[in-house]
RNA sequence: UCCGGGGUGGUCCAGCUGGUACGACGCCGGCUUCUGGUGCCGGAAACCAAGGUUCGAGUCCUUGCCCCGGAG
Numbered sequence: 001u002c003c004g005g006g007g008u009g010g011u012c013c014a015g016c017u018g019g020u021a022c023g024a025c026g027c028c029g030g031c032u033u034c035u036g037g038u039g040c041c042g043g044a045a046a047c048c049a050a051g052g053u054u055c056g057a058g059u060c061c062u063u064g065c066c067c068c069g070g071a072g
Stems, first nucleotide, its partner, number of pairs: 001071007010025003019055001027043005048064005
């Protein structure tokens, strides 16, 4: 430099054909409990950046940045 894959709550991860962003762990609150544990219920919290397309973008297009693999 070129090619391919990826970037989503604190962490890991899903999101199909563009239409309310899923789940687990963790965190917060409540109930239960001999208990700061276990169990149950509820809650907060995220789309790498800047543009474009569209009524509407995590998703499609462009450029850039970062990570992984391959080629030279």
Molecule: transfer RNA
Organism: Solirubrobacterales bacterium